[in-house]
Context: one part of a larger RNA
RNA sequence: GAAUCAACGUUGGCGGCGCGCCUAACACAUGCAAGUCGAACGAGAAAGUGGAGCAAUCCAUGAGUACAGUGGCGUACGGGUGAGUAACACGUGGGUAAUCUACCUUUUGGUGGGGAAUAACCCUGGGAAACCGGGGCUAAUACCGCAUAAGCCUGCAAAGGGAAAGCAGCAAUGCGCCGAAAGAGGAGCCCGCGGCCGAUUAGCUAGUUGGCAGGGUAAAGGCCUACCAAGGCGACGAUCCGUAGCUGGUCUGAGAGGACGAUCAGCCACACUGGGACUGAGACACGGCCCAGACUCCUACGGGAGGCAGCAGUGGGGAAUCUUGCGCAAUGGGCGAAAGCCUGACGCAGCGACGCCGCGUGCGGGAAGAAGGCCUUCGGGUUGUAAACCGCUUUCAGGAGGGACGAAGCCACUCGGGUUAAUAGCCCAGAGGGUGACGGUACCUCCAGAAGAAGCCCCGGCUAACUACGUGCCAGCAGCCGCGGUAAUACGUAGGGGGCGAGCGUUGUCC
Numbered sequence: 001g002a003a004u005c006a007a008c009g010u011u012g013g014c015g016g017c018g019c020g021c022c023u024a025a026c027a028c029a030u031g032c033a034a035g036u037c038g039a040a041c042g043a044g045a046a047a048g049u050g051g052a053g054c055a056a057u058c059c060a061u062g063a064g065u066a067c068a069g070u071g072g073c074g075u076a077c078g079g080g081u082g083a084g085u086a087a088c089a090c091g092u093g094g095g096u097a098a099u100c101u102a103c104c105u106u107u108u109g110g111u112g113g114g115g116a117a118u119a120a121c122c123c124u125g126g127g128a129a130a131c132c133g134g135g136g137c138u139a140a141u142a143c144c145g146c147a148u149a150a151g152c153c154u155g156c157a158a159a160g161g162g163a164a165a166g167c168a169g170c171a172a173u174g175c176g177c178c179g180a181a182a183g184a185g186g187a188g189c190c191c192g193c194g195g196c197c198g199a200u201u202a203g204c205u206a207g208u209u210g211g212c213a214g215g216g217u218a219a220a221g222g223c224c225u226a227c228c229a230a231g232g233c234g235a236c237g238a239u240c241c242g243u244a245g246c247u248g249g250u251c252u253g254a255g256a257g258g259a260c261g262a263u264c265a266g267c268c269a270c271a272c273u274g275g276g277a278c279u280g281a282g283a284c285a286c287g288g289c290c291c292a293g294a295c296u297c298c299u300a301c302g303g304g305a306g307g308c309a310g311c312a313g314u315g316g317g318g319a320a321u322c323u324u325g326c327g328c329a330a331u332g333g334g335c336g337a338a339a340g341c342c343u344g345a346c347g348c349a350g351c352g353a354c355g356c357c358g359c360g361u362g363c364g365g366g367a368a369g370a371a372g373g374c375c376u377u378c379g380g381g382u383u384g385u386a387a388a389c390c391g392c393u394u395u396c397a398g399g400a401g402g403g404a405c406g407a408a409g410c411c412a413c414u415c416g417g418g419u420u421a422a423u424a425g426c427c428c429a430g431a432g433g434g435u436g437a438c439g440g441u442a443c444c445u446c447c448a449g450a451a452g453a454a455g456c457c458c459c460g461g462c463u464a465a466c467u468a469c470g471u472g473c474c475a476g477c478a479g480c481c482g483c484g485g486u487a488a489u490a491c492g493u494a495g496g497g498g499g500c501g502a503g504c505g506u507u508g509u510c511c
Base pairs, nucleotide, nucleotide: 001511003509004508006507007506008505009504010503013359014358015357016356017355018354019352020351021317026315027314028313030312031311032310035073036072037071040070041069048061049060050059051058052057080270081269082268090194091193092192093191094190095189096188099187100186101185104183105182106181107180108179109178110177111176112146114144115143121136122135123134124133125132126131152161153160154159166175167174168173196242198240203233204232205231208230209229210228211227213225214224215223245267246266247265248264249260250259251258252257272293273292274291275290276289295306296305297304298303323349325348326347327346331345332343333342334341335340362392363391364390365389372383373382374381375380396452398447399446400445401444402443406438409435410434411433413432414431415430416428417427418426419425455500456499457498458497459496460481461480462479466495467494468493469492470491476483477482
């Protein structure tokens, strides 16, 4: 000098774009963050309103609505964090004749006929609760046989094995379902090479190294088990200790290199701590389950409930890091035929000079030069065109008026067209209309008036900028050299000057 997820001191007008717990992977109140489908299925209220009745009550509507249940898909994505990990974790290049793949695309073959249950619901029991049990009824795209098998699986062969579901529509047809093959995208496993420190760590290893047989897996394998052999690794640094997520990249530097790995993107790992499996195409699963532990909460003491390293927010720690905001309008995601619903992803807004960038705090004129301040050799010098004063302008902030782009899309409300006997229904986004969180924001116009807007550090040398007074090795300064003990350009104050400027300086860190 450059840089920074910065902090501290001081000062602070506006805007755009970014960034914002680096520490305790410490503990968390509260709300929200993953649902959706009635075009898979059975069931199905109430308030309210209207009517009848003297009333109890009944009927209609509300409504096949709400709440729940079965079933399907999703919840393995998206979002967070960096604890662990020195490892095929990552990067790069390969291998898989050792593999899997829901949804999507293409091709092809099929979708026949039966059965038995079970939630919901009703009855009933236990429990403080969480919740659990018994009896009875019922549906399905839930479950189970049978049939069929182009292709598929097992097998040398013979032979054997194994499927399916319907729903909507008047219909045409559409959406599904089952088998097989291929693709795309995704994933698993294996290998070569590459990237930290310590030898004041020199030896390490018993499933250890290999073989055979078997088990297991989607899949090779000592992954696991039995048996057999005695191997395997290491100064080209094994083992051990320490440190650390890796990369694209970022910072610096002429480069080589060095340092770093915030934000954004890819991969990995983790989800209170440890372990385990279940379901599933996919998990050993952040907002699923089980066990153990620590902690917190409820309890009728028998027993239960919980997991913010999601978004906000709280306490704590710390030098230090934000709102318990708005919206699904856009982009993207899940479900759905669709309308749509959900979405703290995301889009926006809020707070913070934390950073970068832009703008303003006025412009021109104005004295051989006011006053005041400071210095003085007392002549004067300087502050200084600076101010006053005159003229002008009005960015930004303020007030007033107008006012978006982002809407491509989606919606069948109106018209139009098609189908039709039809002015019903259905189809077509051609025209109109509707749909914006941000937001009455950006932007534009007008109004007023120089009006509301400058500080910080430094002035001994390095290093740009000097005098006076105070102090007297005191008080103090200091990055290094060093200043201060009675004339201190080095301390403190003032005047003056230099530098940068909504900042300036200090500290930390890196080059």
The part of an RNA shown here (small-subunit ribosomal RNA, 5' domain) has 511 nucleotides and comes from an uncultured Actinomycetes bacterium. It matches the Rfam family "Bacterial small subunit ribosomal RNA". Gene Ontology terms of the family: ribosome and structural constituent of ribosome. A reference for the family is Yusupov et al. (2001), "Crystal structure of the ribosome at 5.5 A resolution", Science. The RNAcentral record of the full RNA draws on ENA and SILVA. The coordinates come from a structure-prediction model, not an experiment, and the mean pLDDT is 87.